Context: one part of a larger RNA
RNA sequence: GAACGAACGCUGGCAGCGUGGAUUAGGCAUGCAAGUCGAACGAGAAUCCACAAGUUCAAGUUUUCGGACGAGAACUUGUGGAGGAGAGUGGCGGAAGGGUGAGUAACGCGUGGGCAAUUUGCCCUCAAGUUGGGGACAACCCCGGGAAACCGGAGCUAAUACCGAAUGUGGUCUACCAACGCAUGUUGGUAAGAUUAAAGGUGGGGAUCCUUCGGGACCUGCCGCUUGAGGAGGAGCCCGCGUACGAUCAGCUUGUUGGUGGGGUAACGGCCUACCAAGGCUACGACCGUUAGCUGGUCUGAGAGGAUGGUCAGCCACACUGGGACUGAGACACUGCCCAGACUCCUACGGGAGGCUGCAGUCGAGGAUCAUUCGCAAUGCGCGAAAGCGUGACGAUGCGACGCUGCGUGGAGGAUGACGGCUCUAGGGUUGUAAACUCCUGUCAUGAGGGAAAAAUGGGCAGGCCGUUAAUAACGGCCUGUCGUGAUGGUACCUCAAGAGGAAGCCACGGCUAACUCUGUGCCAGCAGCCGCGGUAAUACAGAGGUGGCGAGCGUUGUUC
Numbered sequence: 001g002a003a004c005g006a007a008c009g010c011u012g013g014c015a016g017c018g019u020g021g022a023u024u025a026g027g028c029a030u031g032c033a034a035g036u037c038g039a040a041c042g043a044g045a046a047u048c049c050a051c052a053a054g055u056u057c058a059a060g061u062u063u064u065c066g067g068a069c070g071a072g073a074a075c076u077u078g079u080g081g082a083g084g085a086g087a088g089u090g091g092c093g094g095a096a097g098g099g100u101g102a103g104u105a106a107c108g109c110g111u112g113g114g115c116a117a118u119u120u121g122c123c124c125u126c127a128a129g130u131u132g133g134g135g136a137c138a139a140c141c142c143c144g145g146g147a148a149a150c151c152g153g154a155g156c157u158a159a160u161a162c163c164g165a166a167u168g169u170g171g172u173c174u175a176c177c178a179a180c181g182c183a184u185g186u187u188g189g190u191a192a193g194a195u196u197a198a199a200g201g202u203g204g205g206g207a208u209c210c211u212u213c214g215g216g217a218c219c220u221g222c223c224g225c226u227u228g229a230g231g232a233g234g235a236g237c238c239c240g241c242g243u244a245c246g247a248u249c250a251g252c253u254u255g256u257u258g259g260u261g262g263g264g265u266a267a268c269g270g271c272c273u274a275c276c277a278a279g280g281c282u283a284c285g286a287c288c289g290u291u292a293g294c295u296g297g298u299c300u301g302a303g304a305g306g307a308u309g310g311u312c313a314g315c316c317a318c319a320c321u322g323g324g325a326c327u328g329a330g331a332c333a334c335u336g337c338c339c340a341g342a343c344u345c346c347u348a349c350g351g352g353a354g355g356c357u358g359c360a361g362u363c364g365a366g367g368a369u370c371a372u373u374c375g376c377a378a379u380g381c382g383c384g385a386a387a388g389c390g391u392g393a394c395g396a397u398g399c400g401a402c403g404c405u406g407c408g409u410g411g412a413g414g415a416u417g418a419c420g421g422c423u424c425u426a427g428g429g430u431u432g433u434a435a436a437c438u439c440c441u442g443u444c445a446u447g448a449g450g451g452a453a454a455a456a457u458g459g460g461c462a463g464g465c466c467g468u469u470a471a472u473a474a475c476g477g478c479c480u481g482u483c484g485u486g487a488u489g490g491u492a493c494c495u496c497a498a499g500a501g502g503a504a505g506c507c508a509c510g511g512c513u514a515a516c517u518c519u520g521u522g523c524c525a526g527c528a529g530c531c532g533c534g535g536u537a538a539u540a541c542a543g544a545g546g547u548g549g550c551g552a553g554c555g556u557u558g559u560u561c
Base pairs, nucleotide, nucleotide: 001561002560003559004558006557007556008555009554010553013407014406015405016404017403018402019400020399026363027362028361030360031359032358035092036091037090040089041088047082048081049080050079051078052077053076054075055074056073057072060069061068062067099318100317101316108243109242110241111240112239113238114237115236118235119234120233123231124230125229126228127227128226129225130224131165133163134162140155142153143152144151145150170196171195172194173193174191175190176189177188178187179186180185200223201222202221203220204219205218208217209216210215244290245289246288251281252280253279256278257277258276259275260274261273262272263271293315294314295313296312297308298307299306300305320341321340322339323338324337343354344353345352346351371397373396374395375394379393380391381390382389383388410440411439412438413437420431421430422429423428444502446497447496448495449494450493459483460482461481462480463479464478465477466476467475505550506549507548508547509546510531511530512529516545517544518543519542520541526533527532
């Protein structure tokens, strides 16, 4: 000199863009952060309508004055219809997105390769199929236990839930042949046998058939389902090289090193197990200890280097602590399950509930780090045929001079060089065109008005063309027209009004280092980055005037180069 996720002191006008728990991976009140599908399925509350019955009223009609009839109203019950809440079965998603850096010195990361040792839901392309049956379990209803969390028993029921059967284009196993290769082998072909699959939903339709008159068979579109081949993207495993400090850590190792048999995995492998052998690593640093997430990058530097890894992006690891598996294409799963532990809460003392290293917020510790805000309008993600729903991702606003950038705090003229201050050799000098005064301007701020701007494309509806089809239905693609959708926000921006009005400080002035005098103090009080200053004329302390530097900042401290 430059830099910072900074802090502290003094000061502080506006805007844009960034950025903000670095310490206790300490504990957490409260709210929200993962749902969605009725076009997979059964059942169906509130409410409304119709009908019937019952109860209580009742305009009125009639009367022998006792009463009778009674339009209509309210309530209850039952039946049917509309309605769709909240649960339930089932599917997909809860393995993404979001947070943190505790652990890890490691194939964890970076880079370059390999898998003839692998897997892959959704998506794309191609080929083939989608036949015919069965039995349950929730919900519901009944009974029971428990303070609760919840649990047990009996009964009914649907499905794209579950289970047999059929078929086998194919796949797998076995045998043979060919080609190729990188040792095992890979790819292709042939033959026979064995084994192996499925689920429906929703639209449209002319003729014919069946019909419980609802519809179905039949044809067809779309979404699904099953088997197989390929792709894309993802994941898993292996290897070369690189990746902190300590030798005041020199020897380490028994599943250890290798083999065989077996098991396990999607897959190779001591990954696991039994037996056999005695190996394996190490001064090119094993083992041990300490520290640390790694990288793209960032800071500095002319570079070489050095330091660093916050925001953003990629990878990894973790989710109260430790362990474990289940489900699934994918987890050993942040807001799933089980066990143990610590802690907190509820309890009828028998037993239960919980996990902010998600977004806000709170306590604590700390020099120190924000709102318990708005919205799904956009971008993306999940589900859905779609409309749509959800989304503290995200988009926004707020707070903090924390950083960077921009703008302003006025401009021009103005010398009896005014007053005042300071100083003086008492003449003057300086503050100083500075002020006053005159003429202007209107950025920002303030007030008023305009501004439904842009951010919007997708989507619904109507029409046309093309494809599909038996078809002018329906469906899909393209084009045109029309309809509505904004949190930010009455914001940005524009116009007008008034008036210099509302907006300057901080540090330094002995040398390094730009900038000097006076007064006070008297080795005192104090200053100080280094040299050093102060003991009666201190340009070095304190105050003042003046000057220098930077400027909404300026200094100090910490850290890095």
Molecule: small-subunit ribosomal RNA, 5' domain
Organism: metagenome